[in-house]
Molecule: transfer RNA
Organism: Ardenticatenaceae bacterium
RNA sequence: GGCGCCAUAGCUCAGACGGCAGAGCGGGGGACUCAUAAGCCCUAGGUCACUGGUUCAAGUCCAGUUGGCGCCA
Numbered sequence: 001g002g003c004g005c006c007a008u009a010g011c012u013c014a015g016a017c018g019g020c021a022g023a024g025c026g027g028g029g030g031a032c033u034c035a036u037a038a039g040c041c042c043u044a045g046g047u048c049a050c051u052g053g054u055u056c057a058a059g060u061c062c063a064g065u066u067g068g069c070g071c072c073a
Stems, first nucleotide, its partner, number of pairs: 001072007010025004019056001027043004049065005
């Protein structure tokens, strides 16, 4: 340098077809207990990497950029 894959909550990851952004863990609170933990109930937390395009509508489709990984040279 060329090609491919990946980027979504603090972490690990879902999100067939374009139509309300989610789970587990972690965080906060509650209840229970003499008390703690586990389990239970509630809850906060998002520039869906960035820029543009298509569309009535984009996490999802298209182009470019950035970063990571792999293959080739």